[in-house]
């Protein structure tokens, strides 16, 4: 060279453990930051602090303020599948 390929932030699903249900979390809006295949650049996405609106599913058992059974656009780990434009790098074949 010249054709294939892997790897990022990160997302879904499922199990597992746990918060909350005495409203935190999530979700939106808005101002300021931070990290994104090894390497430059860039997009998308992703998150962190503040601020502001808004705003919920409980019921049975029991009286150890616990247990169980839902509920939360609920957190955390495992697995499985999915997951970077351009250039260089990697990896495999020629």
């Nucleotide at each position: 060279a010249a054709u294939a390929g892997a790897g990022u932030a990160g997302c879904a699903a499922a199990g597992a453990c746990g918060c909350g249900u005495a409203a935190a979390g999530u979700g939106u809006u808005g101002c300021a930051g931070a990290a994104u295949g090894g390497g430059a650049u860039g997009u998308c996405g992703u998150u962190u602090g503040c601020a502001a609106a808004c705003g919920a599913a409980a019921g049975g058992c029991g009286u150890g303020u616990g247990c169980c059974u839902g509920c939360g656009g609920u957190g955390u780990c495992u697995u499985u599948g999915c997951g970077c434009g351009u250039c260089c790098g990697c990896u495999a074949u020629u």